The RNA shown here (transfer RNA) has 74 nucleotides and comes from Candidatus Staskawiczbacteria bacterium RIFCSPHIGHO2_12_FULL_38_11. Rfam family: tRNA. The prediction has a mean pLDDT of 83. RNAcentral holds the sequence, with entries from ENA.

[in-house]
RNA sequence: AGGGGCGUGGUGAAAUGGUAUCAUAAGGGUCUCCAAAACCCUUGGUCUGAGUUCGAUUCUCAGCGCCCCUGCCA
Numbered sequence: 001a002g003g004g005g006c007g008u009g010g011u012g013a014a015a016u017g018g019u020a021u022c023a024u025a026a027g028g029g030u031c032u033c034c035a036a037a038a039c040c041c042u043u044g045g046u047c048u049g050a051g052u053u054c055g056a057u058u059c060u061c062a063g064c065g066c067c068c069c070u071g072c073c074a
Base pairs, nucleotide, nucleotide: 001070002069003068004067005066006065007064010024011023012022013021018054025043026042027041028040029039030038047063048062049061050060051059
């Protein structure tokens, strides 16, 4: 320098145009002599900007970050 993939709560993953979901974690509660487990409730998220669209996590463009492959120089 070229090519490809990825970016979603604290963490790990779904959602491929139409109310952002699940697990786990954290906080509270029920239960228990106490705790654990179990059950219930709550908190918290789409990398940034622009475009297309009635509507964007999703499609397009640019940027940023991470990973992989190829090449050049030293």